Annotation
The part of an RNA shown here (large-subunit ribosomal RNA, domain I) has 475 nucleotides and comes from Mycetinis scorodonius. The source organism's lineage runs through Eukaryota, Dikarya, Agaricomycetidae, Agaricales and Mycetinis.

[in-house]
Context: one part of a larger RNA
RNA sequence: AUUUGACCUCAAAUCAGGUAGGACUACCCGCUGAACUUAAGCAUAUCAAUAAGCGGAGGAAAAGAAACUAACAAGGAUUCCCCUAGUAACUGCGAGUGAAGAGGGAAAAGCUCAAAUUUAAAAUCUGGCAGUCUCCGAUUGUCCGAGUUGUAAUUUAGAGAAGUGUUACCCGCGUUGGACCGUGUACAAGUUUCCUGGAAUGGAACGUCAUAGAGGGUGAGAAUCCCGUCUUUGACACGGACUACCAAGGCUUUGUGGUGCGCUCUCGAAGAGUCGUGUUGUUUGGGAAUGCAGCACUAAAUGGGUGGUAAAUUCCAUCUAAAGCUAAAUAUUGGGGAGAGACCGAUAGCGAACAAGUACCGUGAGGGAAAGAUGAAAAGAACUUUGGAAAGAGAGUUAAACAGUACGUGAAAUUGCUGAAAGGGAAACGCUUGAAGUCAGUCGCGUUGGCCGGGGAUCAGCCUUCCUUUUGGUU
Repeated sequence: AUUUGACCUCAAAUCAGGUAGGACUACCCGCUGAACUUAAGCAUAUCAAUAAGCGGAGGAAAAGAAACUAACAAGGAUUCCCCUAGUAACUGCGAGUGAAGAGGGAAAAGCUCAAAUUUAAAAUCUGGCAGUCUCCGAUUGUCCGAGUUGUAAUUUAGAGAAGUGUUACCCGCGUUGGACCGUGUACAAGUUUCCUGGAAUGGAACGUCAUAGAGGGUGAGAAUCCCGUCUUUGACACGGACUACCAAGGCUUUGUGGUGCGCUCUCGAAGAGUCGUGUUGUUUGGGAAUGCAGCACUAAAUGGGUGGUAAAUUCCAUCUAAAGCUAAAUAUUGGGGAGAGACCGAUAGCGAACAAGUACCGUGAGGGAAAGAUGAAAAGAACUUUGGAAAGAGAGUUAAACAGUACGUGAAAUUGCUGAAAGGGAAACGCUUGAAGUCAGUCGCGUUGGCCGGGGAUCAGCCUUCCUUUUGGUU
């Protein structure tokens, strides 16, 4: 000095791990918040602490271990049901609104911080790296970091600490199997004979199973052909969850560890712009103010709250607010998965049994239909012929085409064609009497089939007499 390098200072890109939005919203929580309506008018009231709107969750949410209820022989977190009770209470005391304690049930479960000097010793925790293991994690070692403006242990008012005594009780980990959940597999007995029919699952005959004769399918009503159904909360196989329960066997043990029970001339910390008061608004059954919110004032510690009529004095009772967690009983027009029905059966039932929020309409918000069925099986009509074709005429399939993809059945108004009848009074209508056509039924005649009975004639056959010896005649 050069270069693909390194270092310093910046910028950008890519970004380990972590975190948030948005959707859905039946049920839940918080906010905001009407009017129609009712009062036979309307303003407080009511509708309603509702609808619309906004925000936030979970499989449930919320609430929850008393600053409770009570006034009793007291009860004892919350939630839900019955009852209390249409009661107490509110209200132009009108219309209307409207709880709670107790009692009986469902379900049950209790706990944690802050507030103490560990002070003979931050004993605590995140992270990096390395190792081990049962590997979304645990554990050992090590190193930074957090942290004395406080991380652990101990303690939460039911107490508790400290001191002292008593001695009583208790320990961790994973494996396999069962129990549990899901999926799958297997599990009775005729397709025997005849008839009808296109087809037997129908009729007749003879069987079989049944803790199974629920139901569906198969060419017509199938326990027994097929799927199922019963035994069955069963058996077997695979997978999952392993938190709790049961059993088996295995590995570690453990420290001045934890829990309990007595005693005391010892202590005993407990949540502030909060409680409360005033005022305004709202809300409530809450009425001299039930709850909530705004503003102002603003506490105490033998204190404070409550005790449903304001205030003073006094006594009593009962809880301990201003910090937090917590399963179950409960709710559920959404999502996922099942089962049923004194429900509807195609103008019903969802708007939608079908290519339905589709076609279509509206600039748009939005509105919003109609529309199911051939046949057992397409066997969905080869071929010939007319026609440019569509369509016919034959032929063919079928049980049936008078089932031909405008298809099961195929009503009515209405239309065409055909047949019959009528015709001065519009047609129609009522009563009466005739005529024609058609017909259920009944009667008569003829022909004919089957069955039964009576009479007569006769044949075959059998028995028998006689004549003849003949495959004969005769009674």